[in-house]
């Protein structure tokens, strides 16, 4: 990258550097110089996968210690839409 499968109206931000764009794509309508994006510290959220408790076992139930991942607005909204697009996770090639 691609496939495949499961989730997606819960939840959780302060500071540095940084300097003009962000929210995939159109449309639209929002964030943004009272500071985008990208990055770093530090806090937090979250049971997807592993650890581990519980449980006879399987199922499930717990718990942020690991790997991720997230921390405006329903996946901001409408576009075939309880989507064939998108994010994330786990597997596979």
């Nucleotide at each position: 990258u691609u496939c495949u499968u499961a989730u997606c109206g819960a939840g959780a931000g302060a500071g540095g550097c940084g300097g003009a764009g962000g929210g995939a794509c159109c449309g639209g309508c929002c964030c943004u110089g009272u500071g985008a994006a990208g990055u770093c510290u530090c806090a937090g959220c979250a049971a997807c996968g592993g650890g581990c408790u519980u449980u006879a076992a399987a199922g499930a139930a717990g718990u942020a210690c690991c790997g991720u991942g997230c921390u405006a607005a329903u996946u901001c909204c409408g576009g075939a839409a309880u989507g064939a697009a998108g994010a994330u996770a786990a597997g596979a090639a």

Predicted 3D model of a 93-nucleotide RNA (SAM riboswitch aptamer (S box leader)) from Sporolactobacillus shoreicorticis. Taxonomically the source falls in Sporolactobacillus (Bacteria, Bacillati, Caryophanales, Sporolactobacillaceae). Model confidence (mean pLDDT): 82 of 100.